[in-house]
Molecule: TPP riboswitch aptamer (THI element)
Organism: Myxococcales bacterium
RNA sequence: CGGCGAAGCUAGGGGUGUCCCGACGAAGUCGGGGCCGAGAGAGACCCUUUGAACCUGACCCGGUUCACACCGGCGUAGGAAAGCUUCAAGAUUUAAAA
Numbered sequence: 001c002g003g004c005g006a007a008g009c010u011a012g013g014g015g016u017g018u019c020c021c022g023a024c025g026a027a028g029u030c031g032g033g034g035c036c037g038a039g040a041g042a043g044a045c046c047c048u049u050u051g052a053a054c055c056u057g058a059c060c061c062g063g064u065u066c067a068c069a070c071c072g073g074c075g076u077a078g079g080a081a082a083g084c085u086u087c088a089a090g091a092u093u094u095a096a097a098a
Base pairs, nucleotide, nucleotide: 005087006086007085008084009083010082011048012047013046014045017035018034019033020032021031022030023029024028054079055078056077060073061072062071063070
């Protein structure tokens, strides 16, 4: 010096793991249950540049767990999807407003 709040509508982006049991010859698929979580295909949830929603790095590193991106690092890394309306706050104007 600059920026910062909330809600709605439309449009768009994204992830959906791991463990146990059962069925099917195997791979895998389906059903039920457990764990963390906003969400484990839920017309649900989250995110949309003020972008850690999510992807790459990554069959990564440390910790934890029955197991797992479960926690942290990586990460001031590289990518990643927008428009409008309303409310609030502030300024100017006005008798007061618009």